[in-house]
Molecule: transfer RNA
Organism: Telmatocola sphagniphila
C1' cells in the first nucleotide's frame, strides 16, 4: 500500500438476506418468597446500532468516506 471479516445495552451475541415499533441470555435495580443468603417468581432501568455524509415517506439494514480491532497478500 491492496483485499477480507468484525464494531448493536455493563458483558456475550441475534437482527442486515427481504429497509417499516431496536431484541435475547447473563449481569444490574425493586418487590415477592426465605430467619438470612442462594435458587425461584414478578416488574423495571439500561442503546446517537463505531463516526460523518448521501439515497428514501422511512436506514442498524442500501451507497460513499472514515476510525478502531483481527486476518491475508505485497
Nucleotide at each position: 500500500c491492496g483485499g477480507g471479516c468484525c464494531g448493536u445495552a455493563g458483558c456475550u451475541c441475534a437482527g442486515u438476506u427481504u429497509g417499516g415499533u431496536a431484541g435475547a441470555g447473563c449481569g444490574c435495580u425493586u418487590g415477592g418468597u426465605u430467619u438470612g443468603g442462594g435458587a425461584c417468581c414478578a416488574a423495571g432501568a439500561a442503546g446517537u446500532c463505531g463516526u460523518a455524509g448521501g439515497u428514501u415517506c422511512a436506514a442498524a439494514u442500501c451507497c460513499u468516506a472514515u476510525c478502531g480491532g483481527c486476518c491475508c497478500g505485497a